[in-house]
The RNA shown here (c-di-GMP-I riboswitch aptamer) has 87 nucleotides and comes from Halioglobus sp. The organism belongs to Halioglobus, within Bacteria. Rfam family: c-di-GMP-I riboswitch aptamer. Gene Ontology term of the family: cyclic-di-GMP binding.
RNA sequence: CUGUAAGAAGGGCAAACCUGUCGAAAGAUAGGGACGCAAAGUUACCGGUCUAAGGGACGUAAGUUCUACGAUAGCGGGAUUGUGGGA
Numbered sequence: 001c002u003g004u005a006a007g008a009a010g011g012g013c014a015a016a017c018c019u020g021u022c023g024a025a026a027g028a029u030a031g032g033g034a035c036g037c038a039a040a041g042u043u044a045c046c047g048g049u050c051u052a053a054g055g056g057a058c059g060u061a062a063g064u065u066c067u068a069c070g071a072u073a074g075c076g077g078g079a080u081u082g083u084g085g086g087a
Stems, first nucleotide, its partner, number of pairs: 001086002012037002017032006035074001041080003045077003048072003054067005
């Protein structure tokens, strides 16, 4: 400098599932556990997806429906930092 991900060494992270806690939910978090991951580090900027408490519409009501200010970075892209290897 690169980021192309073959192999090796030293490591790192941790899906499903189970238990506790938080949350309206989606989901998050801690412990156990490993499906996988070369950024499965960070960031909701763009597109997508999930949820719909609150709010809106309809309804006598029950309820139906719309909505992100909630969530997802392990859905894709962008931004940013960076390990080993390579040059």